[in-house]
RNA sequence: AUGCGGGAGAGACCCGUCAAGGGCACCGAAGGGGCAAACUGGUAGAAGCCCCCACAUCCUUCUAUCGGCGAAACUCUCAGGUAAAAGGACCGCAU
Numbered sequence: 001a002u003g004c005g006g007g008a009g010a011g012a013c014c015c016g017u018c019a020a021g022g023g024c025a026c027c028g029a030a031g032g033g034g035c036a037a038a039c040u041g042g043u044a045g046a047a048g049c050c051c052c053c054a055c056a057u058c059c060u061u062c063u064a065u066c067g068g069c070g071a072a073a074c075u076c077u078c079a080g081g082u083a084a085a086a087g088g089a090c091c092g093c094a095u
Base pairs, nucleotide, nucleotide: 001095002094003093004092005091006090011024013023014022015021025082026081027080031078032076033075034074039068040067041066042065043064044063045062046061047060048059
C1' cells in the first nucleotide's frame, strides 16, 4: 500500500424543487492549523578559567529575554460531519 472485518460523536432541524445551496444549533476520529518538555541560535548580566593585580579576548556555566526545531486521541473547528448509505482516526487478520 491492497483486500476483509470491527469502528464513535453530534438536528431524519428550518427555508428551498430531492441533490447542490442558504440559516440557526451542535460534533471531532478523513485532511489541515496551533502548542509542552528536550535540543539548539542571538543578545544582555553574573560567575569561573588565564593573570602579580586589573582590563580585554577566547572558552565554560548559570540567569533573563527574543527566536529555531518540536508530539498527541490535547486543542482549533478551516475543511468534513450530525437517519440510512457513503466516509471514518484507530485496531485485528491476510498478502
Glycine riboswitch aptamer from a marine sediment metagenome, 95 nucleotides, folded computationally. The sequence is in RNAcentral, with records from MGnify. The prediction has a mean pLDDT of 84.